[in-house]
Molecule: transfer RNA
Organism: bacterium
RNA sequence: GCCGGGGUAGCUCAGUUGGUUAGAGCAGCUCAUUUGUAAUGAGCAGGCCGUCGGUUCGAAUCCGACCCCCGGCU
Numbered sequence: 001g002c003c004g005g006g007g008u009a010g011c012u013c014a015g016u017u018g019g020u021u022a023g024a025g026c027a028g029c030u031c032a033u034u035u036g037u038a039a040u041g042a043g044c045a046g047g048c049c050g051u052c053g054g055u056u057c058g059a060a061u062c063c064g065a066c067c068c069c070c071g072g073c074u
Base pairs, nucleotide, nucleotide: 001073002072003071004070005069006068007067010026011025012024013023019057028044029043030042031041032040050066051065052064053063054062
């Protein structure tokens, strides 16, 4: 330098060919249960989807540039 994959909650990931409110598990907080802890159950909070632009009535999703991580080729 070229090619491919990836960047979404604190962590690990899903997200249906663009459409109402972006989700799960673990972790966190509250409550219940227990003599107490753990476990279990119920609930709550936590995100502007890597950045910037473009297309569109509408973008995490499509397009472009750039940044970062992983792998391959030379």